Predicted 3D model of a 354-nucleotide part of an RNA (small-subunit ribosomal RNA, central domain) from an uncultured bacterium.
RNAcentral holds the full RNA, with entries from ENA and Greengenes.
The prediction has a mean pLDDT of 88.
[in-house]
Context: one part of a larger RNA
RNA sequence: CUGGGCGUAAAGCGCGCGCAGGCGGUUUUUCAAGUCAGUGGUGAAAGCCCGGAGCUCAACUCCGGAACUGCCAUUGAAACUGUGAAACUUGAGGAUGAGAGAGGUGAGUGGAAUUCCCAGUGUAGAGGUGAAAUUCGUAGAUAUUGGGAAGAACACCGGUGGCGAAGGCGGCUCACUGGCUCAUUUCUGACGCUCAGGCGCGACAGCGUGGGGAUCAAACAGGAUUAGAGACCCCUGUAGUCCCAGCCGUAAACGAUCCUCGCUAGAUUCUCGUUGUCGAUUUAUCGAUGGUGAGUGUCGAAGCUAACGCGUUAAGCGAGGCGCCUGGGGAGUACGAGCGCAAGCUUAAAACUC
Numbered sequence: 001c002u003g004g005g006c007g008u009a010a011a012g013c014g015c016g017c018g019c020a021g022g023c024g025g026u027u028u029u030u031c032a033a034g035u036c037a038g039u040g041g042u043g044a045a046a047g048c049c050c051g052g053a054g055c056u057c058a059a060c061u062c063c064g065g066a067a068c069u070g071c072c073a074u075u076g077a078a079a080c081u082g083u084g085a086a087a088c089u090u091g092a093g094g095a096u097g098a099g100a101g102a103g104g105u106g107a108g109u110g111g112a113a114u115u116c117c118c119a120g121u122g123u124a125g126a127g128g129u130g131a132a133a134u135u136c137g138u139a140g141a142u143a144u145u146g147g148g149a150a151g152a153a154c155a156c157c158g159g160u161g162g163c164g165a166a167g168g169c170g171g172c173u174c175a176c177u178g179g180c181u182c183a184u185u186u187c188u189g190a191c192g193c194u195c196a197g198g199c200g201c202g203a204c205a206g207c208g209u210g211g212g213g214a215u216c217a218a219a220c221a222g223g224a225u226u227a228g229a230g231a232c233c234c235c236u237g238u239a240g241u242c243c244c245a246g247c248c249g250u251a252a253a254c255g256a257u258c259c260u261c262g263c264u265a266g267a268u269u270c271u272c273g274u275u276g277u278c279g280a281u282u283u284a285u286c287g288a289u290g291g292u293g294a295g296u297g298u299c300g301a302a303g304c305u306a307a308c309g310c311g312u313u314a315a316g317c318g319a320g321g322c323g324c325c326u327g328g329g330g331a332g333u334a335c336g337a338g339c340g341c342a343a344g345c346u347u348a349a350a351a352c353u354c
Base pairs, nucleotide, nucleotide: 004325005324006323007308008307012322014201015200016199017198021194022193023192025088026087027086028085029084031082033081034080035077036076037075038074039073040072041071042070049065050064051063052062053061054060091191092188093187094186095184096183097182098181099180103177104176105175106174107173108172109171110154114150115149116148117147118146119145120144121143125136126135162169163168206247207246210243211242216240222234223233258321259320260319261318262317263316266299267298268297270295271294272293273292274291275290276289277288278287279286280285303310304309327354328353329352336347337346338345339344
């Protein structure tokens, strides 16, 4: 290089933006770089291959041919790729009008609960467990009522529901702000897709500074259990859990399924638009039933698959681009390098062994 693969066997980067690169809609025309054809030159000899000849044969040697798949020059062709020019609207984007949403950031605010503090009532237990004990309580606990403080999280609604690129996002209000969908078919006119490197985002835990500290709770300590119990259970309890700004950059970061586009039966659920018919109506709308678009689930034709299963949200049939895999262990390790305060992360072998 050719070839085979990546849901579960090894294999889709956690996710996005995007330079270079690769690829690129319809029509006309130009050039002729790629492409194709003709001609000429060159492609040393030997060797290889084919035909013949000479050593008794063969190896070997000699003669002739072919080949040397290539390069250069030149003359042409113009379908395809490419170049330049002109045009188009279906890809892409814009405009106008609607719509839904826990999308993001900041500020404010609400009630329930929990814990603590103060006060009242009240008296001997409370708590906890399989059973107990450690623990709290006559210095008045638990329970209950009133008042106060603090921090964190938002029951019901809530859904196989919605939004977001992913991580993720849930009380309420306001401000700022990103994306998406539908309708009209009004505008631009290929402006597109993917993307090595790069840049950014990225749960939890963790790190350093400052705050905060109600709950829960690694570690530590105690009580149990047990042969032991460095655990599971229980009583305490510190980091942490929360906030500001800054690091870290990982995950079963999962749909274990990269992104984009086209094509290929349906049935049904839910969400959000739009549109027709019918009915109701408080004239805001609501319900039923069809069409159409976007999303979200389930089941399934064809087809695919080793099977399980997938099946218009493909793992079907095709196209473009990127990433990745190549027996198990050694090992996601050593070394080197980059990054990091550190923890460590990223890149990534070999000996040896089965």